[in-house]
RNA sequence: GGGCUGUUAGCUCAAUAGUAGAGUACUGCAUUGACAUUGCAGGGGUAGUUGGAGCGUAACCAACACAGCCCA
Numbered sequence: 001g002g003g004c005u006g007u008u009a010g011c012u013c014a015a016u017a018g019u020a021g022a023g024u025a026c027u028g029c030a031u032u033g034a035c036a037u038u039g040c041a042g043g044g045g046u047a048g049u050u051g052g053a054g055c056g057u058a059a060c061c062a063a064c065a066c067a068g069c070c071c072a
Base pairs, nucleotide, nucleotide: 001071002070003069004068005067006066007065010024011023012022013021018055026042027041028040029039030038048064049063050062051061052060
């Protein structure tokens, strides 16, 4: 330099173009003599950035940024 894959909650990851979710973590309550476990409830998202197509986007298109892999 070229090609491919990926970027979504603190972390790991889902999600047919139609109001963004799970596990885990965190907070509170219950449970315990106290922890742990378990149960219930709750908080937490510019969906990498910009632009475009579209009635409508996390999802489609382009550029850029970042990460990984392959080729040279």
A computed fold for a 72-nucleotide RNA from an uncultured Pelagibacteraceae bacterium, annotated as transfer RNA. The coordinates come from a structure-prediction model, not an experiment, and the mean pLDDT is 82. Rfam family: tRNA. Rfam classes the family as a transfer RNA.